The RNA shown here (Bacterial RNase P class A) has 290 nucleotides and comes from a Flavobacteriaceae bacterium. Its mean pLDDT, the model's own confidence on a scale to 100, is 75. Rfam family: Bacterial RNase P class A. The family's RNA type in Rfam is ribozyme. Lineage of the source: Bacteria > Bacteroidota > Flavobacteriia > Flavobacteriales > Flavobacteriaceae. The sequence is in RNAcentral, with records from ENA.
RNA sequence: CGAGCAGACCACCUUAUCGCUCUUUAAUUAGAGAGGAAAGUCCGGACACCACAGUGUAGCAUAGCGGGUAACGCCCGUCCGUCGAAAGGCGAGGACAAGUGCAACAGAAAGAAUGUACAGGUUAAGCUGUAGUGAAAUCAGGUAAACUCUAUGCGGUGCAACGCCAUGUAAAUCGACGUUUGAAGGCGACACGUCUGAGUCGAAGGGUAGGCGGAUUGAGUCUUUGGGUAACCACUGGCCUAGAUAAAUGGUAAGGAUAUACAGAAUCCGGCUUAUGGUCUGCUUUUUUU
Numbered sequence: 001c002g003a004g005c006a007g008a009c010c011a012c013c014u015u016a017u018c019g020c021u022c023u024u025u026a027a028u029u030a031g032a033g034a035g036g037a038a039a040g041u042c043c044g045g046a047c048a049c050c051a052c053a054g055u056g057u058a059g060c061a062u063a064g065c066g067g068g069u070a071a072c073g074c075c076c077g078u079c080c081g082u083c084g085a086a087a088g089g090c091g092a093g094g095a096c097a098a099g100u101g102c103a104a105c106a107g108a109a110a111g112a113a114u115g116u117a118c119a120g121g122u123u124a125a126g127c128u129g130u131a132g133u134g135a136a137a138u139c140a141g142g143u144a145a146a147c148u149c150u151a152u153g154c155g156g157u158g159c160a161a162c163g164c165c166a167u168g169u170a171a172a173u174c175g176a177c178g179u180u181u182g183a184a185g186g187c188g189a190c191a192c193g194u195c196u197g198a199g200u201c202g203a204a205g206g207g208u209a210g211g212c213g214g215a216u217u218g219a220g221u222c223u224u225u226g227g228g229u230a231a232c233c234a235c236u237g238g239c240c241u242a243g244a245u246a247a248a249u250g251g252u253a254a255g256g257a258u259a260u261a262c263a264g265a266a267u268c269c270g271g272c273u274u275a276u277g278g279u280c281u282g283c284u285u286u287u288u289u290u
Stems, first nucleotide, its partner, number of pairs: 002285009012256007020033004035262001039273002042271005047158004054192004059154005064078005079093001080091004094149002099147002101143002116131005162213004173203005184196004220239003225234003
């Protein structure tokens, strides 16, 4: 050099002008305006409501050990196993000494069934030894990405949650069930239990108008010092950084260096995964070449 491993960073920029969304102002006055994944919606939470969530069964998830965190199936450290020449990667890493199931080929026999060859042996008997097959042959065998068991955790529904304001009509008609002899409904797997309870369900028909909040100051971000191998934690100082609702973030011109990947917020956070252009750093390098 080539090949490879791990990690970090950037995401075209600047100016002018015309617009768009939000805040602001007397005033088009002033200011702010997508991402590292805003994505998949796969985990974990906040928040909201249902009874602050009962008991049992079922179901689901996780699984060495220790730590971090609001929490996690995430992250860090480490042991073991495994892949690689190495840097490093990966983890389907509790239990087969409760029970059940399963096991290619070879072999008599792969788990309460059997007996090949040789030798020994008995009243009798694979009763004993050796050989032979195989990864494994009587050893507490293997297998839990088999059922299962153990430990731990899990109530449900998701911002179309939920709260407030408001328009209109038929408090009528018909049928079924019911009013303490309890219909129906809630506790969204089922049962028990418990609570509410005078209406509920169906048919045909009549009527309508939408708006506001929730909503962005937060497990926030940058920084100082300290603790810790690390993840991370504590502390000092600074900063405010989209909030739409048919839904804004774009057009044009000039310059830098021609061009510009994946991709567009919708309740909010922490992760994971996937998509994707480029730059840089550290490390490894069997064999071959210099």
The gene name in the source record is rnpB.